[in-house]
RNA sequence: ACGCCAUCACGAGAGGUUGAGGGAACCGGCCCGUCGACGCCUCCGCAACCACCCGCCGACCGCGGGAAGGUGCGAACUCCGGCCCCGCCAUGCGGGGGAAGAUGGUCG
Numbered sequence: 001a002c003g004c005c006a007u008c009a010c011g012a013g014a015g016g017u018u019g020a021g022g023g024a025a026c027c028g029g030c031c032c033g034u035c036g037a038c039g040c041c042u043c044c045g046c047a048a049c050c051a052c053c054c055g056c057c058g059a060c061c062g063c064g065g066g067a068a069g070g071u072g073c074g075a076a077c078u079c080c081g082g083c084c085c086c087g088c089c090a091u092g093c094g095g096g097g098g099a100a101g102a103u104g105g106u107c108g
Stems, first nucleotide, its partner, number of pairs: 002108001003106006013043005021032003026082004044074003049070002052066005078100001083097006
């Protein structure tokens, strides 16, 4: 890498630098962007998956709390849809699931 498990709710931005694209990929939509986006760097912050500490146990699991070491994250639900199912006041709208993806953990 691939596979498996969990989550995809909430939350959290400034400065510097760069200079035309960016929002994973294809298609469609919509949005961000020369009033400087995306990326990169610094600082700040958010969260709490893993590790750590404590309690509920004698112990495992599980749950709760603490702290913030390893990751992660700080436009829009994972920006929305695409495939399937259901409902309705039906060229549409709403809900559920899937696929794909992201992040963490884990096995060889």
Molecule: SAM riboswitch aptamer (S box leader)
Organism: Egibacteraceae bacterium